[in-house]
TPP riboswitch aptamer (THI element) from an Aquificota bacterium, 99 nucleotides, folded computationally.
NCBI's taxonomy places the organism under Bacteria, Pseudomonadati, Aquificota.

RNA sequence: AGUAAUCCGCGGGGGUAGUCCUGAUUAUAGGACUUGAGAGCAGACCCUUUGAACCUGAACUGGUUAACACCAGCGGAGGGAAGCGGAGAGUAUCGUCUC
Repeated sequence: AGUAAUCCGCGGGGGUAGUCCUGAUUAUAGGACUUGAGAGCAGACCCUUUGAACCUGAACUGGUUAACACCAGCGGAGGGAAGCGGAGAGUAUCGUCUC
């Protein structure tokens, strides 16, 4: 001179699809399967500018599948919460001087 991962607390942002079955038709819904961190309230999961959490492009393109952003491209495109405090720690580590 001096971290970080991670953890805790308080904020903020985000998404909740596809297929099948049942019921109903005056109408909310319930169940199963697929993928995923998360599939409609879990008060959970993810993200918080070191920003692909998420949105637009998009009824997009290629692949795959029973089907679907399921995989990849698009994407060195555009937006997007501009976080704070504490612990970790004045520690790890680095530099200089002296012995």

Notes: The coordinates come from a structure-prediction model, not an experiment, and the mean pLDDT is 78. It was read from a public genome assembly, where an Rfam model found it. It matches the Rfam family "TPP riboswitch aptamer (THI element)". About the family: Vitamin B(1) in its active form thiamin pyrophosphate (TPP) is an essential coenzyme that is synthesised by coupling of pyrimidine and thiazole moieties in bacteria.